[in-house]
RNA sequence: GAAUCUAGUGGUGAUGGAGCUCACCGGAACGUCCGAUGAGGAUAAUGGCUCCUGCGACAGC
Numbered sequence: 001g002a003a004u005c006u007a008g009u010g011g012u013g014a015u016g017g018a019g020c021u022c023a024c025c026g027g028a029a030c031g032u033c034c035g036a037u038g039a040g041g042a043u044a045a046u047g048g049c050u051c052c053u054g055c056g057a058c059a060g061c
C1' cells in the first nucleotide's frame, strides 16, 4: 500500500414527513419507463404496508 473478514456508526432504494418491515452499500448503494441518447409521451409522493401533507379525477353537501 492492496485485498478479505468482524464489529460499531451511518447511508441508499425515480419528488415531502413519520412508524413498521425488507433489501442493498461501505465512497459505494442510488439516479423509472417508451421513443432515435431527439421532439414528445406514460406511471408514481411507498422498495413494501399504514398514516399525514401536497397534487389530480369523480360524486355528494
Stems, first nucleotide, its partner, number of pairs: 010025004016052006032042003